[in-house]
């Protein structure tokens, strides 16, 4: 998708055709659902009305009618149909084709024949009489189409029968054929006298219908029997004593172990018996492109059942839904003694249950019983109510209408969208309403009339056919049809992340919640709710269950099995299954044709019929299927002449750790004895361990086991497995030649052998070596790995076990299809004295590869290619090869082999990354090799933690911590406390007002608030504007409030590491891959050669700026050779020369020379201030790390709006038990104090830098010259160097800490600045463990200076001076890069993941048991009822007999057989359960 006897939810206007308890075959109240005939028979009424009597007026009688009615009886026929249900059946039930020569059919329909004559009962009914009722008894009367005897027998049936025909499986069956013998019946209604009797007319009679009895025939129904087909479990594998079969009886319509006696030992069964579980079968329904699967509701065929079980009368036919009997439950009624019931007919009722109607109307229609017929009866039926439960149709309005209305939703505020949608305008009139008309459906029956022919004597009667007429409608005043009147009464479901047509806002915030799958949702949610708008569909829309499809996903059509599931460990073979050429012959199987079937209906096609449709009708076709018949002879079978190529035996040869039986040296261990002396052994080092009681070591002798160095090889033989020699026995393979047999073949379900190592029994055996076990070591630990020992065992011999990654993870056979090249065994051909090389041919075993298959990997004559056969196995992943069960074992186990549960996966190959205590190559201050440090000590500083009212906030591994801070006393500040303010502190708009500012007082901590003072702004067109400044309104302003996980911008880091990447081609199914790999080089994907690549871009380089040479140009504030001068480049005067700051020059492997591929490139050298990127700097590819920053700025979103804005004072950020980063001083003598001297550089200066000079020990004041700076200033550099003291001490080292006393900057140094002198003078004596930096002008060491900055630097930033060690390497530590490799990571090793053990939840197992439920066997007892004997009671019909009474026959009754339920007893399977337990799953 398609479907449905549907439920459920929301909704809901009409009609037509449909359909409706799928559950509790669960109980059931009420009513109805099977009854008829008077023409088969007897008998026979009331109510009531009319009539006569009577009357004590209340009534009673009697006759008619009601009525020959109703009830009820006898009979008859019906009731075995019709309706219900699916409980049992796994079967001849059923289906489909046959048999019946093994049968039966009542009513119907025809055909012949008859219907003759007799008898005794009984009910009803009366009357007694039991019972509380159902119900019974008993006495008596009485009919029949009831019963019963007799005759009569055409045919029928029976048993005996000479003989003949036909078929025939030779068993028999069947037809003609004789004579005996058994069995028959009913009457009823009409009518009429020709015939007879009594004669009005009835009766015998005669006639008509109809019944009845026999026999035949059909017809319709049915019984039985037989092929074929018709579930699931083998974890059900054996079953079966009436069981198989005969022979005789029984007994049925019938055949038959159906039943019973004997006899006999058979039947079934791997083609699946039995047993368990489940289910009523078919026609068809659904689905599907078929094949198939599923499924059997309505309708029809057929079973089968009627409370639950037995059982049978009766009948033409039942063991009978509305019938009997009996046992049982369970219901009612009861006088307790007893008795009634059976909706699985229609309706209803209860209860199940998601879940399914009216206690409706009619026989009018069709069917049906019964009747002669009228007609009764009918819950079969036919209508009609209930329900959208399906299907069908048809409305719920049409045309117009743009101010794009109002509204709703959104939004980039402009639209846009619902929208011609709406209102408004014209219009129509279907359903629904009202009012009128109104059908078909009805034609028989019957009754009447005519006509026609029949029977009859008849114009009676009857009955046939035909025509007319009456009569009869539950639905129903329905379908139809007019008319009215109005746009009026008549739309919802569902869905919008993707499959899947359809998107936006709002709420929500991993919450509520959604969901088929994948997934949604943790504040911008097209996935939740809600709203706008959209998709679909429409009286229905969804949803849920089911079925089928998609699923080729069980694969017949049409699939796998090297690695995904999946080939048995192999072998030998049964039974199947498949099979080589050829001859003839049969026709089972195949084809062809015909005949019967293959009900109807459904389906399909035409045609018709209801306006259409659904739906009905009539017609065709199919209906793939059986069955019988003809016939063909190619294939398969099947039988049959023959073949040799398949297979096989026979010579003849060689090969081999094949198999099984004796021998053998070598080596270890141990005995034994010699030499011989302190160790041996043993590790990564040791230790246990042997050793002076004499080992190890070495020599000789001895014993005893077990394995067989070298050869030796992807060599061999074998199925797994086999290595010492020899001999013997034996088994298979292969080669090469002919012979023989003549398809003897392959595969192989079971079954049978065998089958590593371990393991088990029993006995040997034990030398090594070695599970457990012990010691020693390593370890955090070490139940290991290492070492000492060391027992099962490993070995034999018998016997068990049956697994293994039993792997080529590849079943076996056969055949076909490019080659190369090994290597084993055998043979052939050439050539050669010969033997080797050469070529070829079989078998085997490797290895590379072409078609070809393969998901890919790969695999390729040893196929995983092409085809055949047969066997075996598989169908998500865990549970699980597990539990139960059975089989096998001694046992350990093993084989066979599930479910419930629980996931959305498991899995295979390949890419591409990342990772590795894989591998190769390479680089880095990575190690190493050096110098200095940190960790210890004070003290600065930031951070963490505490604390606090705040201690504001942000950065946490490298990559946060002297970081944002280039500098918090107020400010800054964001933070706390308090006091105030609301259009605000700040922007833009409108109003009003108009002066502002300023100063004073007053109050306050200030912020402010209150009062006085003060009156000055442009520009005019003179109205006003403009700036600015008070009040007001509201829009809004404000936020350092949150989100760095919404962002942008910036910015750290890997890393200045050499990457990262396109285009075009090519390869691959793809993901990808090449290219970018490789050989070489480089610092570098630098460049060179190769190369299915060829090219190109962002990075590298290199262009850019400083340095390091030099040239030119320039000379001031700069220099000063060389001429003056000066205390001085002070000044003249130069511009050589340094410096300055512009231009340029140089350097590129250019030159030589060697390797090197005549490459890149490398090594050396020359030159040159510089040499191989000189030296440093700026420069940071793709990309990473949801890395940092919403508090630098921007900025989406949501929070605040008398406060989380926003002023102001104080306070915090500066706190302090600790920790932890950096960082400065230092422990001292290479040092430290003092005195004297010398040399830079690069900044900075006007709110500045400040000199000279003075004062002060001193910070600093006082001064104020000079310099907007190559001119002055800051400014001294310092280490350095020389002199001096200090002599290894807590010190002349060290300077923390506290007193004390100032200086300075600022409104203001308390909290909480710096900085002086005095004076104190702490730790600290080179710092565990770890750990940073840096490879040359570096490191370390001196100091200068600059941002910040009013002040306040041990921090940062920049400058120069002094200025070294070391580098062998790349093993190893961190980091990187290229290639390769494995891989169960891809959040990517800080991954993944495994077991236990804690919790908690589910399902399962086993478990002393408990407790159902079915079924089996043995026995008890046995109802009713058939059958049998019996039958001493009783007893009408038939006989015998005058009676009496006998007789046949019959009945109760009784015993016997069988048997249900029911007991006992023990088994077998199956479910519940169950302390406890035991793995499992989440």
């Nucleotide at each position: 998708g398609a479907a449905u006897g549907a439920a459920c939810g929301c909704u809901g206007g009409c009609g037509g055709c449909g359909u409706g308890c799928u559950u509790a075959a669960c109980a059931c109240a009420u009513g109805c659902a099977a009854g008829u005939c008077g023409a088969a028979c007897g008998a026979g009424a009331a109510a009531u009305c009319a009539u006569u009597c009577c009357u004590u007026u209340g009534g009673g009688a009697u006759u008619g009618a009601g009525a020959g009615u109703a009830a009820a009886g006898u009979g008859g026929c019906g009731c075995a149909c019709g309706g219900g249900u699916g409980a049992g059946u796994a079967a001849c039930g059923c289906g489909u084709g046959g048999g019946u020569a093994a049968c039966c059919u009542a009513c119907c329909u025809u055909u012949u024949u008859g219907u003759c004559u007799g008898g005794g009962a009984u009910a009803a009914c009366a009357c007694c009489u039991c019972g509380a009722a159902a119900g019974g008894g008993g006495u008596g009367c009485u009919a029949a189409u009831a019963c019963c005897g007799g005759a009569u027998a055409a045919g029928a049936c029976c048993a005996c029968g000479a003989g003949g025909g036909g078929c025939u499986u030779u068993g028999g069956c069947u037809c003609c054929g004789g004579g005996g013998g058994u069995a028959a019946a009913a009457g009823a209604a009409g009518g009429c006298c020709u015939c007879u009797a009594c004669c009005u007319g009835u009766a015998a009679g005669c006639u008509u219908u109809u019944g009845c009895a026999a026999a035949g025939a059909g017809a319709u129904g049915g019984g039985c029997c037989c092929g074929c087909g018709u579930g699931c479990u083998a974890u059900u594998a054996g079953u079966u004593u009436g069981u198989u079969g005969g022979c005789g009886g029984g007994g049925u319509a019938a055949c038959g172990g159906c039943c019973c006696a004997c006899c006999a030992a058979g039947a079934c069964g791997a083609c699946g018996a039995u047993a368990g579980c489940u289910a009523g079968c078919u026609g068809g329904u659904c689905u599907g492109a078929g094949a198939g699967g599923a499924u059997g509701a309505c309708c029809a065929g057929c079973c089968a059942c009627a409370c639950u079980g037995g059982a049978a009368c009766u009948g033409g036919a039942a063991c009978a839904c509305g019938g009997u009997c009996c046992a049982g439950a369970c219901u009612c009624c009861u006088a307790c003694g007893g008795g009634a019931g059976g909706c699985a007919g229609c309706a209803g009722u209860g209860a199940g249950g998601a879940a399914u109607u009216u206690u409706g109307c009619g026989c009018a229609a069709u069917g049906g019983g019964g009747g002669a017929a009228a007609c009764c009866c009918u819950g079969a039926c036919g209508c009609a109510g209930c329900a959208a439960c399906g299907c069908c149709g048809c409305g719920u309005g049409a045309g117009u209408g743009a101010a794009g209305a109002a509204g709703g939703c959104u939004u980039u505020c402009g639209g846009g969208u619902c929208g011609u949608a709406a209102a408004g305008c014209u219009c129509u009139g279907u359903c629904a309403g009202g009012c009128g008309g109104g059908a078909a459906g009805a034609a028989c029956c019957u009754u009447u009339c005519c006509a026609u022919g029949c029977u009859g004597a008849a114009u009676a009667a009857g009955g046939a056919u035909g025509g007319g007429a009456a009569c009869u409608g539950a639905c129903g005043g329905u379908a139809c049809c007019g008319c009215c009147a109005g746009a009026g009464g008549a739309a919802g479901c569902a869905c919008c992340g993707g499959c899947u047509a359809a998107c936006u806002c709002c709420g929500u915030g991993c919450c509520a919640g959604c969901a088929g799958c994948c997934g949604c949702g943790g504040u911008a949610a097209u996935a939740c709710g809600g709203a706008g708008g959209g998709u679909g569909c429409c009286a229905g829309c969804g949803u849920u269950a089911u079925u089928c499809g998609g699923a080729a996903u069980c694969a017949u059509u049409g699939g796998g099995u090297g690695u995904a599931a999946a080939g048995c460990g192999c072998g030998u073979g049964u039974a199947g299954g498949c099979g080589g050429c050829u001859u003839g012959g049969c026709a089972a199987g195949u084809c062809a044709g015909a005949u019967g079937u293959g009900a109807a209906a459904u389906c399909u096609c035409a045609g018709g019929g209801c306006u259409c449709a659904a739906c009905c009708c009539u017609g065709a076709a199919a209906g793939u299927g059986c069955a019988u018949u003809u016939g063909a002879a190619a294939c398969u079978g099947c039988u049959u002449c023959g073949c040799u190529u398949g297979a096989g035996u026979c010579c003849c040869g060689g090969a081999g750790a094949g198999g099984a039986a004796g021998u053998g040296g070598a080596a270890u261990u141990c005995c034994c004895a010699g030499u011989g002396u302190a160790g041996a052994g043993g590790u990564g080092a040791a230790a246990u361990u042997c050793g002076u009681a004499g080992a190890u070591a070495u020599u000789g002798g001895g014993a005893g086991g077990a394995a067989c160095a070298c050869c030796g090889g992807u060599g061999g033989c074998g199925a797994a497995g086999c290595g010492a020699c020899c001999u013997u026995c034996u088994g298979g393979a292969c080669g090469g030649a002919g012979a023989c047999u003549g398809a003897c073949g392959c595969u192989g379900a079971g079954a049978c052998g065998c089958g590593a190592a371990a393991g088990c029994g029993u006995g040997g055996g034990g030398a090594g070596c070695a599970a457990a076990c012990a010691g020693g070591a390593u370890u955090a630990g070490a139940u290991a790995c290492c070492c000492u020992g060391g027992u099962a065992g490993u070995c034999c011999a018998c016997g068990c076990c049956g697994u293994a990654a039993a792997c080529g993870a590849u079943g076996a056979a056969u055949a076909c299809u490019a080659g190369g090249u090994g290597u084993a065994g055998g043979g052939g051909g050439u050539a050669u004295u010969g033997a080797c090389c050469c070529c070829c041919c079989c078998u085997g075993u490797g290895c590379c590869g072409u078609a070809g298959c393969c998901a890919a990997c790969g695999c390729a004559u040893u196929a995983a290619g092409u085809a055949u056969u047969c066997c075996a196995c598989c169908u998500g992943g865990g549970g699980a090869g597990u539990a139960c069960g059975g089989c096998c074992g001694c046992a350990a186990g093993g084989c066979u082999a599930a479910a419930a549960c629980u996931c959305a996966a498991a899995g295979g190959a390949a890419u591409u990354g990342a990772c590795g205590g894989g591998g190769g190559c390479c680089c880095g201050c990575a190690c190493a090799a050096g110098c200095g440090g940190u960790g210890g000590a004070g003290c600065a500083u930031g951070u963490g933690g505490u604390u606090u009212a705040a201690u504001u906030c942000g950065a946490c591994g490298c990559a946060a911590c002297g970081c944002g801070c280039a500098g918090a006393a107020c400010c800054u500040u964001a933070c706390c406390u308090g006091g105030g303010c609301u259009u605000g502190a700040c922007a833009u708009c409108c109003c009003c007002u108009g002066g502002c500012a300023u100063c004073c007082g007053u109050g306050g901590a200030a912020a402010c608030a209150c009062g006085g003072u003060u009156u000055u702004c442009c520009c005019u067109u003179c109205g006003g504007g403009g700036a600015c400044a008070g009040g007001g309104u509201g829009a809004c302003a404000g936020g350092u409030g949150c989100u760095g996980c919404a962002u942008g911008g910036c910015u750290g880091u890997c890393g200045u590491c050499a990457g990262c990447u396109c285009g075009u081609g090519u390869c691959g199914u793809g993901a990808g891959a090449u290219g970018u790999u490789g050989g070489g080089u480089u610092a570098a994907g630098u460049c060179c050669c190769g190369c299915a690549a060829c090219g190109a871009g962002c990075g590298c380089a290199a262009c850019c700026c400083c340095u390091a040479u030099c040239u030119u140009u320039a000379u001031u504030u700069g220099c000063c050779a060389u001429c003056a001068u000066u205390a001085g480049g002070u000044u003249g005067g130069g511009c050589a020369c340094u410096c300055u700051a512009a231009a340029g020059a140089g350097a590129c492997u250019g030159c030589c020379u060697c390797g090197g591929u005549g490459a890149a490139c490398g090594g050396g050298g020359a030159g040159g201030a510089a040499g191989g990127u000189g030296g440093g700097g700026a420069u940071g590819a793709c990309g990473u790390c949801a890395a940092g920053u919403c508090c630098u700025c921007a900025u989406g979103g949501c929070c605040u709006u008398u406060a989380u804005g926003u002023c102001c004072a104080g306070g915090g950020c500066u706190a302090c038990a600790c920790a932890c980063g950096u960082g400065c001083u230092a422990c001292a003598a290479u040092g430290g104090g003092c005195g004297g001297u010398a040399c830079a550089a690069a900044g900075g200066g006007c709110u500045g830098c400040u000199a000279a000079c003075c004062u002060g020990c001193g910070a600093a004041g006082g001064g104020g010259a000079g310099c907007c700076a190559a001119u002055c200033c800051c400014a001294a550099a310092a280490a350095g160097c020389c002199g001096u003291c200090c002599u290894c001490a807590g010190u002349u080292c060290g300077g923390a800490u506290u007193g004390g006393a100032g200086u300075c900057u600022g409104c203001a140094a308390c909290u909480c600045g710096a900085c002086u002198c005095c004076a104190u003078g702490a730790a600290g004596u080179u710092g565990g463990a770890a750990u940073c930096g840096c490879u040359a002008g570096u490191a370390a060491u001196c100091g200068g200076a600059g941002a910040u900055c009013a002040g306040c630097a041990c921090g940062c930033u920049c400058c120069g001076g002094u200025g070294a060690a070391u580098a062998c390497g790349u093993u190893c530590c961190c980091g990187g890069g290229c290639c390769u490799u494995g891989u169960a990571c891809a959040c990517a090793c800080c991954g993944c993941c495994c077991g236990u053990c804690a919790c908690a939840c589910c399902a399962c197992g086993a478990a002393a048991g408990u407790u159902g439920g079915u079924u089996g066997u043995a026995c008890c007892a046995g109802a009713a009822a058939u059958c049998g004997c019996u039958g001493a009671g009783c007893u009408a019909a038939c006989c015998c007999g005058u009676u009496a009474g006998g007789g046949a026959g019959g009945c109760a009754g009784g015993c016997g057989c069988u048997u249900a339920a029911g007991g006992u007893a023990u088994g077998g399977c199956u479910g519940a359960u169950g302390a406890u337990u035991g793995g499992g799953g989440u």
Predicted 3D model of a 1482-nucleotide RNA (small-subunit ribosomal RNA) from an uncultured bacterium. It matches the Rfam family "Bacterial small subunit ribosomal RNA". Its family is annotated with ribosome and structural constituent of ribosome in the Gene Ontology. The RNAcentral record of the sequence draws on ENA, Greengenes and SILVA. Model confidence (mean pLDDT): 82 of 100.